[in-house]
RNA sequence: CAGCGAUAAAGGCAAACCCGUUGAAAGACGGCGACGCAAAGCUACAGGGCCUGAAAUGGCAGCCAGCUACCGAA
Numbered sequence: 001c002a003g004c005g006a007u008a009a010a011g012g013c014a015a016a017c018c019c020g021u022u023g024a025a026a027g028a029c030g031g032c033g034a035c036g037c038a039a040a041g042c043u044a045c046a047g048g049g050c051c052u053g054a055a056a057u058g059g060c061a062g063c064c065a066g067c068u069a070c071c072g073a074a
Stems, first nucleotide, its partner, number of pairs: 004072002012037002018031005035062001041067003047064002049060003
């Protein structure tokens, strides 16, 4: 440096339900709460895919992807 991921250590995030706000909807935000996550950190016309809509100029990064990154047993 690359790869890998322990019932290791330290710390982190937070699905569904319910409540409130917002939005035409998908969805978002806050609270509550933990199903899970080794990138569940960041990135959404200008990679693919998906959702809403008559129509994307609206969304989804917890679908793949791209970029960056903590720890260190085998």